[in-house]
Context: one part of a larger RNA
RNA sequence: GAUAACGCUAGCGGCAGGCUUAACACAUGCAAGUCGAGGGGUAACAGGGAGCUUGCUCCGCUGACGACCGGCGCACGGGUGCGUAACGCGUAUAGAACCUACCUUUUACAGAGGGAUAGCCUUUAGAAAUGAAGAUUAAUACCUCAUGGUAUUGAGUGAUCGCAUGAUUAUUUAAUUAAAGAUUUAUCGGUAAAAGAUGGCUAUGCGUCCUAUUAGUUAGUUGGUAAGGUAACGGCUUACCAAGACAGCGAUAGGUAGGGGCCCUGAGAGGGAGAUCCCCCACACUGGUACUGAGACACGGACCAGACUCCUACGGGAGGCAGCAGUGAGGAAUAUUGGACAAUGGAGGCAACUCUGAUCCAGCCAUGCCGCGUGCAGGAAGACGGCCCUAUGGGUUGUAAACUGCUUUUAUACAGGAAGAAACCUCCCCACGUGUGGGGAGCUGACGGUACUGUAAGAAUAAGGACCGGCUAACUCCGUGCCAGCAGCCGCGGUAAUACGGAGGGUCCAAGCGUUAUCC
Numbered sequence: 001g002a003u004a005a006c007g008c009u010a011g012c013g014g015c016a017g018g019c020u021u022a023a024c025a026c027a028u029g030c031a032a033g034u035c036g037a038g039g040g041g042u043a044a045c046a047g048g049g050a051g052c053u054u055g056c057u058c059c060g061c062u063g064a065c066g067a068c069c070g071g072c073g074c075a076c077g078g079g080u081g082c083g084u085a086a087c088g089c090g091u092a093u094a095g096a097a098c099c100u101a102c103c104u105u106u107u108a109c110a111g112a113g114g115g116a117u118a119g120c121c122u123u124u125a126g127a128a129a130u131g132a133a134g135a136u137u138a139a140u141a142c143c144u145c146a147u148g149g150u151a152u153u154g155a156g157u158g159a160u161c162g163c164a165u166g167a168u169u170a171u172u173u174a175a176u177u178a179a180a181g182a183u184u185u186a187u188c189g190g191u192a193a194a195a196g197a198u199g200g201c202u203a204u205g206c207g208u209c210c211u212a213u214u215a216g217u218u219a220g221u222u223g224g225u226a227a228g229g230u231a232a233c234g235g236c237u238u239a240c241c242a243a244g245a246c247a248g249c250g251a252u253a254g255g256u257a258g259g260g261g262c263c264c265u266g267a268g269a270g271g272g273a274g275a276u277c278c279c280c281c282a283c284a285c286u287g288g289u290a291c292u293g294a295g296a297c298a299c300g301g302a303c304c305a306g307a308c309u310c311c312u313a314c315g316g317g318a319g320g321c322a323g324c325a326g327u328g329a330g331g332a333a334u335a336u337u338g339g340a341c342a343a344u345g346g347a348g349g350c351a352a353c354u355c356u357g358a359u360c361c362a363g364c365c366a367u368g369c370c371g372c373g374u375g376c377a378g379g380a381a382g383a384c385g386g387c388c389c390u391a392u393g394g395g396u397u398g399u400a401a402a403c404u405g406c407u408u409u410u411a412u413a414c415a416g417g418a419a420g421a422a423a424c425c426u427c428c429c430c431a432c433g434u435g436u437g438g439g440g441a442g443c444u445g446a447c448g449g450u451a452c453u454g455u456a457a458g459a460a461u462a463a464g465g466a467c468c469g470g471c472u473a474a475c476u477c478c479g480u481g482c483c484a485g486c487a488g489c490c491g492c493g494g495u496a497a498u499a500c501g502g503a504g505g506g507u508c509c510a511a512g513c514g515u516u517a518u519c520c
Base pairs, nucleotide, nucleotide: 001519002518003517004516005515006514007513008512011372012371013370014369015368016367017365018364019330024328025327026326028325029324030323033072034071035070038069039068041065042064045063046062047061048059049058050057051056052055079283080282081281088208089207090206091205092204093203094202095201098200099199103196104195105194106193107192108191109190111145112144113143114142121134122133123132124131125130151176152175153174154173155172156171157170158169159168160167161166181188182187209255210254211253216246217245218244221243222242223241224240225239226238227237228236258280259279260278261277263272264271265270285306286305287304288303289302308319309318310317311316336362338361339360340359344358345356346355347354348353375406376405377404378403385397386396387395388394389393412456413455414454415453416452420447425442426441427440428439429438430437431436432435464509465508466507467506468505469490470489471488475504476503477502478501479500485492486491
């Protein structure tokens, strides 16, 4: 100097930060939905219509829309640091060994059919969770056929190139694989292919903690052939063959640990550390497994096993805060069960819009940094009081107070009052000319009646903490008497203690000051 906790104290504001311990267990609420311009439809709400028995019934007709089928999203965003000494991370390369939904550009296409199923309805099992049977229905759900290419696979011929396997390209032939419609007619979608962008995957060089009181380790082990598997290379897996591979330049084993940008300290070299913020990795009660999908071996998905908690009619079921709040426990120690989608961003949607504990804000905490204030000027009878002394007196507190004049930051009261908002959308206009661009107007603020500004009155509303023997700035008196006590080190205290306790005075910092712990 840095980071926290504790003790005493405390006026305000701005900006930041806030479980370092038990990856301990969690009550409750919320944190991922959306699309009716994909579909059958109509449970609720609101309109409309019809019927009459006049207060009821019926009709999806309309706005809308619960549940259901379907699409996209849920692999992002958010949390944590258990594991990991590893191509995990950092850096530099390579992929002639790879994938990439949505987005952009370009080209071509979208023909003809079919069978189901959820929902709804009727039964039915169960305490519940959840099912079962029958009948019936739709689609941008599913299936079949057609067409098709610079797609894929097999066979053949040629050209160009390279970095070894090879790559690119032209052409012949055979086989295989597509599509979906909606609508307010403006558009939005669908299929195939090529390219881009974005995101990922893989490989390699170098770097990356301690221990030798760890010296040998390894059988899919090292390499080859073949096959399987993968988006892709590869012992990745399997069969066979060979006997290799690593290691004193530290293998193997053990311990510890997420890595980096950064951060702290230091003149630097270096040492320490990995909080907030950003990038990467890993994990989601513990262990394992795959499914779906462009992408997961998936925090708020599935299955199995285990531990734990809860419900039960004892037959059986439900759950996973290392999301945001919050609770218990642990601990020296760390906050509200708040507001809003107004902005930025994300998902879905043509859009309006809906969702968003991401985010933006507010609340709590002197936890840190920075800023401001607690008045200013005059004022000597050097007042009273306190303290000290050589005591009719003097010194000090001390211009300090009283008193006089001034100011009003801040606090209080009253009044005004933002920027953050421009878009989307609606309306109007213009340009090109048929869906784009531009202009104008309107609409939208959680924070918040906040920031800020003005006015009013009045010094009014605001100072403490540690220390005073030396190191180390700052001294006297009283009490105590090796007692009580102090102490970072040296040490102090046994009757004149500047070192203990109190008082007066002083010193240093100051809304803080000290102590303790850790690092330099």

Background
The prediction has a mean pLDDT of 84. Small-subunit ribosomal RNA, 5' domain from an uncultured prokaryote, 520 nucleotides, folded computationally. Rfam family: Bacterial small subunit ribosomal RNA. The RNAcentral record of the full RNA draws on ENA.